This is a predicted structure of a 73-nucleotide RNA (transfer RNA) from a Pyrinomonadaceae bacterium. The coordinates come from a structure-prediction model, not an experiment, and the mean pLDDT is 82. Lineage of the source: Bacteria > Pseudomonadati > Acidobacteriota > Blastocatellia > Pyrinomonadaceae.
RNA sequence: GGGGAUGUAGCUCAGUUGGGAGAGCGCCGCACUUGCACUGCGGAGGCCGUCGGUUCGAACCCGAUCAUCUCCA
Numbered sequence: 001g002g003g004g005a006u007g008u009a010g011c012u013c014a015g016u017u018g019g020g021a022g023a024g025c026g027c028c029g030c031a032c033u034u035g036c037a038c039u040g041c042g043g044a045g046g047c048c049g050u051c052g053g054u055u056c057g058a059a060c061c062c063g064a065u066c067a068u069c070u071c072c073a
Base pairs, nucleotide, nucleotide: 001072002071003070004069005068006067007066010025011024012023013022019056027043028042029041030040031039049065050064051063052062053061
């Protein structure tokens, strides 16, 4: 320098044909307990790596770019 993969909540990840942003763990509160843990219920937390385009509408399609991993040289 060229090719490919991945990027979504604090962490690990889902999101099959473009229309509701989600799960588990973690965190906070309440209940339970003498207390802790477990368990149950409730809650906070993300503008989907960044920018632009297409579209009535984009996490999803297209282009560029950044980061990490990987292959070739």